[in-house]
Molecule: c-di-GMP-I riboswitch aptamer
Organism: Pelobacter sp. UBA5610
RNA sequence: UUAUUGUAACGGCAAACUCACAGUGAUGUGGGGACGCAAAGCCAUGGGUCCUUUUUUCAGGAUCGCCAGGUUGCAUAA
Numbered sequence: 001u002u003a004u005u006g007u008a009a010c011g012g013c014a015a016a017c018u019c020a021c022a023g024u025g026a027u028g029u030g031g032g033g034a035c036g037c038a039a040a041g042c043c044a045u046g047g048g049u050c051c052u053u054u055u056u057u058c059a060g061g062a063u064c065g066c067c068a069g070g071u072u073g074c075a076u077a078a
Stems, first nucleotide, its partner, number of pairs: 004078001005075002012037002017032006035065001041071003045068003048063005
């Protein structure tokens, strides 16, 4: 330095629920709170699911804690 790994250590993130705000909505942001997570860091590229419009199609949006992929990290116990 790279790969594997996540026993150990320092730590990290934060589900449901709840309060406030934003949004037509899915949902998002902040506070509380912890179900869990070795990438539960980031990216909407592919698929899936959800929302809006519509007879339908087209179109737009959301979800990375649904899956895959890309990319960047912590430790040195092995």